Context: one part of a larger RNA
Order: sequence, then C1' cells, then structure tokens
RNA sequence: GCCAGCGAGUUACUCGUGCGUUGCGUGGUUAAGAGGUUACCAAGCCUCGGAGCCGAAGCGAAAGCAAGUCUGAACAGGGCGUUUGUAACGCGCGGUAGACGCGAAACCUUAGUGAUCUAGCCAUGGCCAGGUUGAAGUAGGGGUAAAACCCUAUGGAGGACCGAACCGGUGUAAGUUGAAAGUUGCUCGGAUGAGCUGUGGCUAGGGGUGAAAGGCUAAUCAAACUGGGAGAUAGCUCGUUCUCCCCGAAAUAUCUUUAGGGAUAGUCUCGGAUUAAAGCGUCGCGGGGGUAGAGCACUGAUAGGGCUAGGGCUGUCACAACGGUACCAAACCCUCUCAAACUCCGAAUACCGCAGACGUGUUCUCCGGGAAGCAGGUGCCGAGGGAUAAGCUUCGGUGCCAAAAGGGAAAGAACCCAGAUCAUCAGCUAAAGUCCCCAAAUACAUGCUAAGUGAUAAAGGAUGUGGACCCGCUCUGACAACUAGGAUGUUUGCUUAGAAGCAGCCAUCAUUUAAAGAGUGCGUAAUAGCUCACUAGUCAAGCAGGUCCGCGCCGAUAAUACACGGGACUAAGCAUGUUACUGAAGCUGUGGGUUCAUGCCGGUUUACCGGUAUGAGCGGUAGGGGAGCAUUCCAUUAACCGUCGAAGGUCAACCGCGAGGUUGGCUGGAGGACAUGGAAGAGAUCAUGCUGGC
Repeated sequence: GCCAGCGAGUUACUCGUGCGUUGCGUGGUUAAGAGGUUACCAAGCCUCGGAGCCGAAGCGAAAGCAAGUCUGAACAGGGCGUUUGUAACGCGCGGUAGACGCGAAACCUUAGUGAUCUAGCCAUGGCCAGGUUGAAGUAGGGGUAAAACCCUAUGGAGGACCGAACCGGUGUAAGUUGAAAGUUGCUCGGAUGAGCUGUGGCUAGGGGUGAAAGGCUAAUCAAACUGGGAGAUAGCUCGUUCUCCCCGAAAUAUCUUUAGGGAUAGUCUCGGAUUAAAGCGUCGCGGGGGUAGAGCACUGAUAGGGCUAGGGCUGUCACAACGGUACCAAACCCUCUCAAACUCCGAAUACCGCAGACGUGUUCUCCGGGAAGCAGGUGCCGAGGGAUAAGCUUCGGUGCCAAAAGGGAAAGAACCCAGAUCAUCAGCUAAAGUCCCCAAAUACAUGCUAAGUGAUAAAGGAUGUGGACCCGCUCUGACAACUAGGAUGUUUGCUUAGAAGCAGCCAUCAUUUAAAGAGUGCGUAAUAGCUCACUAGUCAAGCAGGUCCGCGCCGAUAAUACACGGGACUAAGCAUGUUACUGAAGCUGUGGGUUCAUGCCGGUUUACCGGUAUGAGCGGUAGGGGAGCAUUCCAUUAACCGUCGAAGGUCAACCGCGAGGUUGGCUGGAGGACAUGGAAGAGAUCAUGCUGGC
C1' cells in the first nucleotide's frame, strides 16, 4: 500500500418540553406491596392496593384577600391572573449521567518497582610496554676561621617529558531507511595520577547524586517507571456507515475575561391559527428630506481692479498740523473662484402613506417544535482610511460565488449570456461568433489604416495620412529655384587701445532709388569678405500659416521564441450600416417521472387510499421536513419451500427513479423464507483508525 473483518447520537430516569397515537374526562392515574392463574421457579396476565402525583385559582415579600389580587390616597392607571386535563406508548429536542467516536500535554496517589545504565560514596582486589629528563639527599674533591658556595660522581624526585596497553573524544571525511537508535577511517588529548578498572554494597522521585551541563537516576528527566483516580478535561483537530422526494440559509446586530466559543434577535424549515379593503409588484396620487449639481445670500477661504479708514515709507516740519505714495490693507463696489463639518437654491433615485387601477393569490402576520449560522469573498455604484496604491482596509447600495451545473471570455469561484425534473440522431435563439484548427458569410455597401497598427502603456515629439474649417498671397505673375542689385550722408553718436551694420549703451533719421535695416546670421584685432531682409528679371499656377476630428508613427530595455489561443491574415484589421447563418442543460416540439393546488371517477367510517384531467412547480452546501430499501433476532407459526438440493458463492436475464428485488444455469451440501407487526450490537473508500492476511 491493497484486501477482509471490526469501527462512532446509545442506554437509564415516577426529570422537563413539544408533536403523534390510544384510553378516560360529570377529572386522570396508581407506586411499593398483596392475592389469583399457568409449564417447578421466574416472566407474563388478571384482581386488589388511592400512599402519592398532576389538574380543578389566582395575586402578593407577607399578613392576607380571592375571579380577582398587588401597587396606590384612589372607585384612576398599570403588573400578574380570570382556557380540561390526565395516564400510557412512540418520536423530536433539552437536563443529569463518560452521553456520537478516537486523541492530549498534564494533575493527584496513605499503591508500588528501579543505582545490572549512569552520578557520588563505602569496603576489598587488579592494571599502567618501552624510552627520556635527572630534584632533594649522600660521597669524594675544591673552598672557608667555620659556614655558605663550586666541581665530579652517586641518587632516583615529579598532578615531569615522549609514547603502547588502558581511559578519552580535537579536527575532518564517511555513515544518515547506518554494519551501529552515536559507529568507522585518518588525525588528536591523558597515559604514577584529582589515574583507570573488577567484585560486593549504600543513597529513590519534589527525592537522590552532581569538579554544576538542569547533567545523570536502565535507549525515558525543568521532576523516572508501573498500577490506580480514569472513559481526567479538550470552547481544539480528525472521523461519523443505505436510497429517493420537498423546501432551503448564514457569515449580521446586541451582550459576553468576549473576539476561531456562546446567549438573544435577524435569516431557513416543520406544525397550528387568522382570510381581511391581507401581503407583494407596476402605474396613479399625496408626503417629508437637504445629497448630486449649483450658488456665494450666511460662515470662512480666495485673484485683479476701484474707492477708502488704519498702518508703513516719504516731503514740508521745534511741536502740532498738512501733503505725496507704483507699499501693506479693514469696510464698501465691480469682475474671477473654493468648501465633509458653508447654503439664497436644489434634483434623479430611495423611503413612507392611500376606501384608486391592474397583476399575483396567503407569499403577510401571530403562536409553537427543530436548526444551521454569527472566519465570508468578489464585480459595479456612493464614501472614509491609504498615495483619488494594493488580489489593501472600513462602511452603505446592488448582483454573483459561497450553495450554480450549461454556453462565451484560448485556459479561469464570482466578467458576459443563462438558472440543469428525466429522455430525444427534432426546431428557435442569448452572449459570442461565421478563412483553417472549429459549428456558421473567404457575405454585401461605404469609408479608413500600411503601422502586422490590429495583437500591452504616459507625458511629450513629428512636413505620416484622410476629412471639416479659418486666414493671407496669387496671371497687374504668387511660392521654390536661378541671374542681378542689396547703395549714399556714414567709420551715425557715445564708449573704447580699437568698436567701421554685427562687444556694449543711446538714437534709429535723411538721401538716391525698381529695391536696400544706422542692419538677419557667419566672419575680422579693427577693417575687409560671405549672407539675409528688400527689389528687378527668367519661369508659369497655385502657395504660405493656423484650428478641430479619424486612423496610424516615435517615445517602448528583463535577459532562446511566448503581449492575436495557433496557423495564418493587408483583411481574416478598424468605423458605420444591412441581410443571412452558427451557437447553451435558455425557449419550443414529443414522450415519461414526481410535488402541490383544483376538478372528476371509484373504494370508503368523516379522515384516507387508488385512478384520471388541468394548472403551477421540481440547481442546491449547512440545515429542517417526508417516504422508503436492506441486515440480525422475535411474534403470528400450526401451515409454506428444501438431498428431485436450503443458506452461501458465481454468471446472466428481467423488474424497481433508487437503496434493492425476482428468476435461471453452475457451485454448494442442510437448512430457509414470504406476508403483517415488533426489537435493534441495524448499512463504512477515508478517523496518519484497530486486528489479521498478502
């Protein structure tokens, strides 16, 4: 891992509550116990037994009063009352119990077991190759007054040195489902000592022992192990077993030592009651509002100007006073603006109401049983926070996902279309599409695009291109090009070393002209030189500038191609219009099932059951409700099937929406049903489930 078996809402209670069934109700009911009956007892059944319990009256703290009572001064108002129940059985839920199952880490114990591992200690034994160094002491010699001291020998000290056994475990590699639940290789530390070690013994769990690491105390240690309390507790995780039918949520509010838990309400379901001018939708009518917008009348903010207090600066000025002002500026006036906490105004929606109309038809509301849920998510709209960031966060409105399959968007929870009762080799459409992949137009009409734009992006940039306009010049010749001119006073004046059109400052005139600036740029030290404006000629027909709109271009760097789904496409791209077609579980056709409502027929004791017609429904998680299938055992049970082959196994056909059932063949070899009821150890792919097999 697979297979098989086992494996989770049970049982008890004179408990509570609701529903169903039954009995009695001019109340209901017995408990213990006793007697009787039967197959020895037991169990069952029958008869006693009224003790007790519930009900028949409530209110008040109580005295107490009583269909009332309490409060109160009250004859007021208000609170609680003024309903036929009870017993048994079944079911739903609750309570108390382990209470659906498995699961802690822990806690306690006046119950024990452990020092054969390891820590320390006690007693008694054992072990340490070999080599080196050479302390004290001693001897001899030297030396001294004697010593000290020196030399040479001898000697053999040391938590001394090197290094095996032995003890350890430094670095590294291997090993890491190992050869090993701590090892192996190489390397390394100690190796006469606070050394290592054998044997026997002592210390025990909040205790021991510890050269101290919370270390060790039998692969277990911030409190060992075994039994017991014990099925501890687990607001947590996981699991919780057959079928079909009807309805179908929530992820909110308030409170919570509360926030991943609860209680109550909201929302779901089931039962009961009320049937009305019910409820709901659209239209109509009647309302209140202060949002969007707008506005500046208030509150504030705010740009320019005018006017004009106050101030600054300034002139005259001893002071006082008066004047000027391109400075600041209140109030006022004109013009331009801004505001969630401004409003002279003011929508659309939304909301509330109604003896109205139409549609629907109990969907409303009330009472009661059962819940689930109180982690939500996302798109769009209106806002707060944030950075007018977030697949961000917090609200309000709405849709969807959650709990929704189908078609489209290449792929895709929530975007678009659309809500799957079943079948169908029938039809029509939606979104989206119609060259091929790929069902359907290589459709039609008119334009645009040349960028593979389409098939990612901004500020900004540009003689891209199409369209609509505006304004100039133009056959008395524009625009471009070419030819020629572009002069004189004058080198204007100033400045300057110089300044001559062309460093800079001021002025910017006049003359000759077809025209020519006191000069557009280059240039020179300054001149010079080139050029432009301007003019004429040549040529001959349009030219220059601007605004708006459509589609394109650049801007455009993320690391092999990957930003049309691909092939490919110049339309098979974009815009506008038109007609066809394709396209879904939508709609329609045909047939079937089922629920509810209504009607009819039959059965029938109202109820109810069966058949049939019409109409409306039938996506679904948590969850509520309903109807069934199967398993084991029991009763009726005597009768029925079975060696001419039961159960079980296996294969097939048929029946049932399904859980499942029936029949036949083979196997098997002795038991087994059907029907109607009853009772449960009553249904397993999953709990890192348990046991066994492989």